[in-house]
RNA sequence: UGUCUGUUUCAGGGCGAGGUGCAAAUCCUCACUGGCGGUAAAGUCCGCGAGCCGCAUCUGCGGCAUGAAUGGGUGAAACUCCCAUACCAACGGUAUAGUCCGGAUGAAAGAAACGGCGU
Numbered sequence: 001u002g003u004c005u006g007u008u009u010c011a012g013g014g015c016g017a018g019g020u021g022c023a024a025a026u027c028c029u030c031a032c033u034g035g036c037g038g039u040a041a042a043g044u045c046c047g048c049g050a051g052c053c054g055c056a057u058c059u060g061c062g063g064c065a066u067g068a069a070u071g072g073g074u075g076a077a078a079c080u081c082c083c084a085u086a087c088c089a090a091c092g093g094u095a096u097a098g099u100c101c102g103g104a105u106g107a108a109a110g111a112a113a114c115g116g117c118g119u
Base pairs, nucleotide, nucleotide: 001118002117004116005115006114007113008112009111010110016030017029018028019027031099032098033089034088035048036047037046038045043087044086051064052063053062054061055060069085070084071083072082073081091102092101093100
């Protein structure tokens, strides 16, 4: 140092107050949170992960689904910074849930450490 490879470890946050009601952390008003890689520092740009179904049942293979931003400022460069105002958030359960409970002491994008091999 690498279009290579092994092992180990790590790898998601958030409902507080008021209202209505028999009942709501689920509705209404305010509040709060923001995975991974890329790029001028990003929940809303580009790409990825988490989900579901079938086969297989150690690994895996195939298919489906996959949210949301504008304006202004600075600058060589920002849809990433600063200011303003918006918006979004799987599945099952339950009074309708991004924040509660559950699958999950799971899985995983990936990150780090230590090796192997090649150069």
Source information:
A computed fold for a 119-nucleotide RNA, annotated as FMN riboswitch aptamer (RFN element). It was read from a public genome assembly, where an Rfam model found it. Model confidence (mean pLDDT): 82 of 100.